RNA sequence: GGGAAUAUAACUUAAUUGGUAGAGUAUUGUAUUUGCACUACAAAGGUUAGCAGUUCAAGUCUGCUUAUUUCCU
Numbered sequence: 001g002g003g004a005a006u007a008u009a010a011c012u013u014a015a016u017u018g019g020u021a022g023a024g025u026a027u028u029g030u031a032u033u034u035g036c037a038c039u040a041c042a043a044a045g046g047u048u049a050g051c052a053g054u055u056c057a058a059g060u061c062u063g064c065u066u067a068u069u070u071c072c073u
Stems, first nucleotide, its partner, number of pairs: 001072007010025004019056001027043005049065005
């Protein structure tokens, strides 16, 4: 220098043919216990890496940029 892949909650990840973004762990609260843990219920936590484009509608399709990984030279 050229090609490819990945980027979603604090972490690990799901999302079917483009149609209202979910789960587990962790955190917080309540119940339970003499207390802790376990368990049950509930809550909070998302600019879907960033900027544009297409579309009535984009996590999903297209382009560019950034970061990481990888192959070739």

This is a predicted structure of a 73-nucleotide RNA (transfer RNA) from Spumella sp. NIES-1846. Its Rfam family is "tRNA". About the family: Transfer RNA (tRNA) molecules are approximately 80 nucleotides in length. The organism belongs to Spumella, within Eukaryota.